A computed fold for a 72-nucleotide RNA from a Minisyncoccota bacterium, annotated as transfer RNA.
[in-house]
RNA sequence: GGUGCGGUGGUGAAGUGGUAACACAGCGGUCUGCAAAACCGCAAUACGCGGGUUCGAUUCCCGCCCGCACCU
Numbered sequence: 001g002g003u004g005c006g007g008u009g010g011u012g013a014a015g016u017g018g019u020a021a022c023a024c025a026g027c028g029g030u031c032u033g034c035a036a037a038a039c040c041g042c043a044a045u046a047c048g049c050g051g052g053u054u055c056g057a058u059u060c061c062c063g064c065c066c067g068c069a070c071c072u
Base pairs, nucleotide, nucleotide: 001071002070003069004068005067006066007065010024011023012022018055026042027041028040029039030038048064049063050062051061052060
């Protein structure tokens, strides 16, 4: 340099043209002598950046950045 895959809350991770699940972590509560565990509930400014298409983009297209693998 080229090709492919990927970038989503604090972490992991699903999703797909109609504003985003789930788990862990966090916070509050129930319980407990106190905790832990369990159970109930809650929040978060989570879609890498810029442009394009579209009524509408996390999703499609272009460019760029970053990571991984392979090729040279």
The sequence is in RNAcentral, with records from ENA and MGnify. Model confidence (mean pLDDT): 81 of 100. It matches the Rfam family "tRNA". By type it is a transfer RNA.